[in-house]
RNA sequence: CAGGUUGACCAGGUGGUCGCAGCACUGCAGUUGCAGUGCUGAGGAAAGUCCGCACUCCGUAGAGCACGGUGCCGGGUAACGCCCGGGGUGAAGCAAUCCACCGGAUAGGGCCACAGAAACAUACCGCCACCCUCGCCCCUCCCUCGCGGAGGGGAAGGAGGUGGUAAGGGUGAAAUGGUGGUGUAAGAGACCCCCAGCGCUUGCAGCAAUGCGGGCGGCUAGGCAACCUCCACCAGGAGCAAGGCUAAGCAGGAACGAGGGGCUGCUCGUCCCGUUUAUCCCCCAGGGGAUGAUAAGUUCCGGGUAGGCUGCAUGAGACGCGUGGAGACAUGCGUCCUAGAUAGAUGACCACCCAGGCGGAUGGUGGGGAGGAAGCCCCUUAGGAGGUGUAAACCCACCCUCUCCGCUGGACAGAAUGCGGCUUACAGGCCAACCUGAGGC
RNA sequence: GGGCCGAUAGCUCAGCCGGUAGAGCAACGGCCUUUUAAGCCGAUGGUCCUGGGUUCGAGUCCCAGUCGGCCCACCA
Numbered sequence: 001c002a003g004g005u006u007g008a009c010c011a012g013g014u015g016g017u018c019g020c021a022g023c024a025c026u027g028c029a030g031u032u033g034c035a036g037u038g039c040u041g042a043g044g045a046a047a048g049u050c051c052g053c054a055c056u057c058c059g060u061a062g063a064g065c066a067c068g069g070u071g072c073c074g075g076g077u078a079a080c081g082c083c084c085g086g087g088g089u090g091a092a093g094c095a096a097u098c099c100a101c102c103g104g105a106u107a108g109g110g111c112c113a114c115a116g117a118a119a120c121a122u123a124c125c126g127c128c129a130c131c132c133u134c135g136c137c138c139c140u141c142c143c144u145c146g147c148g149g150a151g152g153g154g155a156a157g158g159a160g161g162u163g164g165u166a167a168g169g170g171u172g173a174a175a176u177g178g179u180g181g182u183g184u185a186a187g188a189g190a191c192c193c194c195c196a197g198c199g200c201u202u203g204c205a206g207c208a209a210u211g212c213g214g215g216c217g218g219c220u221a222g223g224c225a226a227c228c229u230c231c232a233c234c235a236g237g238a239g240c241a242a243g244g245c246u247a248a249g250c251a252g253g254a255a256c257g258a259g260g261g262g263c264u265g266c267u268c269g270u271c272c273c274g275u276u277u278a279u280c281c282c283c284c285a286g287g288g289g290a291u292g293a294u295a296a297g298u299u300c301c302g303g304g305u306a307g308g309c310u311g312c313a314u315g316a317g318a319c320g321c322g323u324g325g326a327g328a329c330a331u332g333c334g335u336c337c338u339a340g341a342u343a344g345a346u347g348a349c350c351a352c353c354c355a356g357g358c359g360g361a362u363g364g365u366g367g368g369g370a371g372g373a374a375g376c377c378c379c380u381u382a383g384g385a386g387g388u389g390u391a392a393a394c395c396c397a398c399c400c401u402c403u404c405c406g407c408u409g410g411a412c413a414g415a416a417u418g419c420g421g422c423u424u425a426c427a428g429g430c431c432a433a434c435c436u437g438a439g440g441c
Numbered sequence: 442g443g444g445c446c447g448a449u450a451g452c453u454c455a456g457c458c459g460g461u462a463g464a465g466c467a468a469c470g471g472c473c474u475u476u477u478a479a480g481c482c483g484a485u486g487g488u489c490c491u492g493g494g495u496u497c498g499a500g501u502c503c504c505a506g507u508c509g510g511c512c513c514a515c516c517a
Base pairs, nucleotide, nucleotide: 001437002436003435004434005433006432007431009429010428012353013352014351015350016349017348018347020041021040022039023038024037025036026035027034028033043412047423048422050421051420052419053418054417055239056238057237058236062268063267064266065265066264068234069233070232071231072086073085074084075083076082087102088101089100090099092097103230104229108228109227110224111223112222121176124169125168126165127164128163129162130161131160134158136154137153138152139151140150141149142148177195178194180192181191182190196220198217199216200215201214202213203212204211205210243310244309245308246307252301253300254299255298256297259273260272261271276293277292278291279290280289281288282287283286303516304515305514317336318335319334320333321332322331323330324329354410356408357407358406359405360404361403363399364398365397366396367395368394375388376387377386379384442513443512444511445510446509447508448507451466452465453464454463460497469483470482471481472480490506491505492504493503494502
């Protein structure tokens, strides 16, 4: 210098004119204000609403089960599905680095289409042993002499049957470990050396996940848990349109109901509200039952309002310096107070500048360039051998690295109770560390 | 601001516990009819909203995004 990786940061600036919102002060009107001055006024994601909290209400907020979520280990945190550090497996890159996955398949159930013999137990082809009804071959006998019949014997055993086998073939995404040897009728972890893997046990290192080893064992145990499920841990529900105070205005009605009330559902416990009456019946003088009307309350229909204050800006706050830690983070000191709209304020125009983009030459690079200009130097004397010297002018081609000019031009996006994360969108710029390549010292 | 659903043929919708996506209507061709309608027969028609992941395999399960729709306040 070029290319790349990781992390952190910025998100145009200055001035002028006009405008918007909040707060403070002043003045005028007197109470929905108006005018002036001053100060303040979006983000890294304010977004998606995907997680976790604060806060508020649901009864004083509990328990169990179901439903739901998370899932290697350790740490951080108010908490988390987040972050940091570490481990294992697989994949990308020469490398820096980066990506994905992670409890249990030996608790149990379920599924594994098509193909294939078989999808978790079996045997299609093949290989091998045995049988010998049929067939084949040989011998003897019979006869109507034929491709006949009967009997006996045989085998590198054609068809068939019984059994063994899991080496080989074939199917599939996936088929019972690999190489070699022994062994066998053929084979096979059946056995053996080595290797891979599993279980139990044990030594060392580590907080642990795990790593490196030793011994023993049987001889290989398929995949899916982003299917049910088991194990461990977490979790009550709803949400600022929560909730509290207040102004104005209106019109109530119906259904259910002696019980009702949190909740996605059920059960239990506790607490709270209500437990009033009419008629009839039964036992009999205190209760029980039936029907109906109501209460507490729930639901529905209808009516009114579309106002104000609060919640709501001092907080898991921000910034700077330091300390502890490998880091996430924690902590000490100092300084600061920094948006609060409610149909929603934070904007528009002009000028200059700063990055950036595009085009160009008067710029750069390369080539050409005479009878070798002028000037100067030199020599010699009124002329020209030589040098400066392809150097320049000039011409042509290419290119924006440098200089200058012109044009253009700044992304994604807009707070709505607040906070911590994740995810998604995003023009361009800047810084640091590291890696690879090339050159120089 | 907050909560909750949906997207599959031109339209309206099915599609269980993952195994080559269906129905009705419409449109097209044929039959019937003098012709049309109705009826009958046939064939066509798919980015399963998009992207990534899990799996041998995804419309279906998981994650992220896009578009569309519904609900809510206070007072008596």